Predicted 3D model of a 112-nucleotide RNA (Guanidine-I riboswitch aptamer) from Epibacterium ulvae. The sequence was found by an Rfam model in a public genome assembly. It matches the Rfam family "Guanidine-I riboswitch aptamer". About the family: This family represents a conserved RNA structure found upstream of the ykkC and yxkD genes in Bacillus subtilis and related genes in other bacteria. The function of this family is unclear although it has been suggested that it may function to switch on efflux pumps and detoxification systems in response to harmful environmental molecules. The model forms 100% of the base pairs in the Rfam consensus.
């Protein structure tokens, strides 16, 4: 100084916050569990957002055998069926939705 270096996608979780719902409070109506209007996420909750280094599917990749395919044939092309797909510490900043985040700049920058 270079390489090693690592796809895609549903689904739920850790986690995040307040549009929307629901809950709680004050008001406002003579009264009221009904309605209405503000607030409150330091409201368990439902709807939302959501992991590279959290589960799991499934596509893709990669080897090994089996079958067909071509006159033949390891190789190639197909299809099946088994195995493999390691490792990973980590800001500050900005960004994005109605906000925030272990979400997105990012397996980044720096560390090793």
């Nucleotide at each position: 100084c270079u390489g090693c270096a690592g796809g895609g996608u549903g689904c739920u979780u850790a986690g995040g916050g307040u549009u929307c719902c629901g809950u709680u409070g004050u008001c406002g109506c003579a009264a009221a569990u009904a309605c209405g209007a503000c607030a409150a996420g330091u409201c368990u909750g439902g709807u939302c957002c959501g992991a590279g280094a959290a589960g799991u599917g499934c596509c893709a990749c990669c080897a090994a055998c089996a079958c067909g395919g071509c006159a033949a044939a390891c190789u190639c092309c197909g299809u099946g069926u088994u195995g493999g797909c390691a490792c990973a510490c980590g800001g500050c900043g900005g960004g994005c939705c109605a906000a925030a985040a272990u979400c997105c700049c990012g397996g980044g920058a720096g560390a090793g």